[in-house]
RNA sequence: GAGUCGUUAGCUCAGUUGGUAGAGCAUCUGACUUUUAAUCAGAGGGUCGACAGUUCGAACCUGUCACGACUCACCA
Numbered sequence: 001g002a003g004u005c006g007u008u009a010g011c012u013c014a015g016u017u018g019g020u021a022g023a024g025c026a027u028c029u030g031a032c033u034u035u036u037a038a039u040c041a042g043a044g045g046g047u048c049g050a051c052a053g054u055u056c057g058a059a060c061c062u063g064u065c066a067c068g069a070c071u072c073a074c075c076a
Base pairs, nucleotide, nucleotide: 001072002071003070004069005068006067007066010025011024012023013022019056027043028042029041030040031039049065050064051063052062053061
């Protein structure tokens, strides 16, 4: 330098055909009893990497950029 893949909640990750953004863990609250904790119930938590475009409508499609992983090339 070229190509491919990835970026979604604090962490790890889903998200179907473009049509109301989710799960587990963690956190908080309540209940309970076996009490540094476990179990059960509930709640809070999101600029879907950034910007622009297409569309009635974008996490999803297109372009540019940023970051990360891998492959190839170059150099040594």

The RNA shown here (transfer RNA) has 76 nucleotides and comes from Companilactobacillus keshanensis. It was read from a public genome assembly. Rfam family: tRNA. Rfam classes the family as a transfer RNA. The coordinates come from a structure-prediction model, not an experiment, and the mean pLDDT is 81.